Context: one part of a larger RNA
Molecule: large-subunit ribosomal RNA, domain IV
Organism: Phytoactinopolyspora endophytica
RNA sequence: CCGUGGUUAAGGAACUCGGCAAAAUGCCCCCGUAACUUUGGGAGAAGGGGGGCCGGAUACGUGACCAACCGUGCGUUGGGAAGCGUUGAAGGCCGCAGAGACCAGGGGAGAGCGACUGUUUAUUAAAAACACAGGUCCGUGCGAAGAAGCAAUUCGAUGUAUACGGACUGACGCCUGCCCGGUGCUGGAACGUUAAGGGGACCGGUUAACCAUCCUUGUGGUGGUGAAGCUGAGAACUUAAGCGCCAGUAAACGGCGGUGGUAACUAUAACCAUCCUAAGGUAGCGAAAUUCCUUGUCGGGUAAGUUCCGACCUGCACGAAUGGCGUAACGACUUUCCCACUGUCUCAACCACGGACUCG
Numbered sequence: 001c002c003g004u005g006g007u008u009a010a011g012g013a014a015c016u017c018g019g020c021a022a023a024a025u026g027c028c029c030c031c032g033u034a035a036c037u038u039u040g041g042g043a044g045a046a047g048g049g050g051g052g053c054c055g056g057a058u059a060c061g062u063g064a065c066c067a068a069c070c071g072u073g074c075g076u077u078g079g080g081a082a083g084c085g086u087u088g089a090a091g092g093c094c095g096c097a098g099a100g101a102c103c104a105g106g107g108g109a110g111a112g113c114g115a116c117u118g119u120u121u122a123u124u125a126a127a128a129a130c131a132c133a134g135g136u137c138c139g140u141g142c143g144a145a146g147a148a149g150c151a152a153u154u155c156g157a158u159g160u161a162u163a164c165g166g167a168c169u170g171a172c173g174c175c176u177g178c179c180c181g182g183u184g185c186u187g188g189a190a191c192g193u194u195a196a197g198g199g200g201a202c203c204g205g206u207u208a209a210c211c212a213u214c215c216u217u218g219u220g221g222u223g224g225u226g227a228a229g230c231u232g233a234g235a236a237c238u239u240a241a242g243c244g245c246c247a248g249u250a251a252a253c254g255g256c257g258g259u260g261g262u263a264a265c266u267a268u269a270a271c272c273a274u275c276c277u278a279a280g281g282u283a284g285c286g287a288a289a290u291u292c293c294u295u296g297u298c299g300g301g302u303a304a305g306u307u308c309c310g311a312c313c314u315g316c317a318c319g320a321a322u323g324g325c326g327u328a329a330c331g332a333c334u335u336u337c338c339c340a341c342u343g344u345c346u347c348a349a350c351c352a353c354g355g356a357c358u359c360g
Base pairs, nucleotide, nucleotide: 001355002354003353004352005351006350007349008348010346011345014344019341027051028050029049030048031047036041038171052093053092054091059086060085061084062083065079066078067077068076069075070073094098106339107338108337109336110335111334112333113331114330118130119129134169135168136167137166138165139164140163146155147154148153172326173325174324175323177256178255179254182253183252184249185248186247187246188245191244192243193242197238198237203232204231205230206229209225210224211223212222213221214220215218257275258274259273260272261271284318285315296312297311298310299309300308
């Protein structure tokens, strides 16, 4: 000097990002116990008292036996010695200390988030993330939809719409507004567009033959017309879904305005005008896990509060199942305050043990 323990005057969180760590609480019995509440809880709420040993009062249970009664029974009712068991009062004894060591809840108040028990990053994250019961939508009529597989086949299910699959939300309470223009999905089938296929007008290649022409008269050359066959290209016409088109649908993906003016103080604007839109944000909440400006402003708490709580609304950039707002209970969650408690600190000291280190 380090580590692990122990004790500490006075103060008691002044420490610190933060009471991190430590201290304190701790068991049993009795008394007592608030707001709130889904009436179950909250609750071991909180807050108090007692606890060893001797002593045995009192009361109770059991109990041989006794008595009474009648329905005469292994009957009912009453009393009850000894013994045993429970209860343990008065009084007394000892110690600093009686749940004598070990073991063994700290508590309260406010707020946020998530209803809850549960699950998770084996090895830096346990949470507000995931799940959840409940809610809604969509699909599926059974050889179901969906899933695995090339297939056979299998799961779904030895189930049958109170079933199964998919998506979102996430107990409960009060609710869940407007927009179908875009994207998606569902439905419609008249018209337009649209593939291969069908169709085959028209055009082309090839040449048997024929015609013309040349001279080296040959099974010759050159040019032209050109049937059939073969072959190339191919218009009209015909033809599905899809798309266009017409509707529906937002607990489908999503979206939910601007400007100017106006009231007899001022300010503000119930009101008016105008532009744009598919429609212009309803209820509720709001400087919020969301507020930039911002330590917004006011109130509370403190002597003093960028955090916290209650309000206001000017919402940079809340908002209704990408759910909105509440909510008892719950939480090794986040945050603020109070009580208790303490070497966290003012401010450090000593002790024990084990190391480092020095000497040997």